[in-house]
A computed fold for a 74-nucleotide RNA from a Thermoguttaceae bacterium, annotated as transfer RNA. It was read from a public genome assembly. The coordinates come from a structure-prediction model, not an experiment, and the mean pLDDT is 81.

């Protein structure tokens, strides 16, 4: 250069047939039990879905561009 795959919560990811709240799990914080502690439990806190740009009434999900990562292939 040429092709494909991934980018969603501090991390690991699910959601990708377009629809009403964008979610679980862990990690934080606060509480509850306990003489503590840890495990256990209830409750909270977190996101401009990698920038942008287009179609639609509506986009994380569909098209285009560009960025990183990572893989074949020259």
């Nucleotide at each position: 250069g040429g092709c494909g795959g991934c980018g969603u919560a501090g991390c690991u990811c699910a959601g990708c047939u377009g629809g009403u709240u964008a979610g679980a799990g862990c990690a934080g914080c606060g509480g509850a039990a306990u003489c503590a502690u840890a495990a256990u439990c209830c409750g909270u806190c977190g996101g401009u879905c990698g920038g942008g740009g287009g179609u639609u009434c509506g986009a994380a999900u569909c098209c285009c561009u560009c960025c990183g990562c990572c893989g074949c292939c020259a």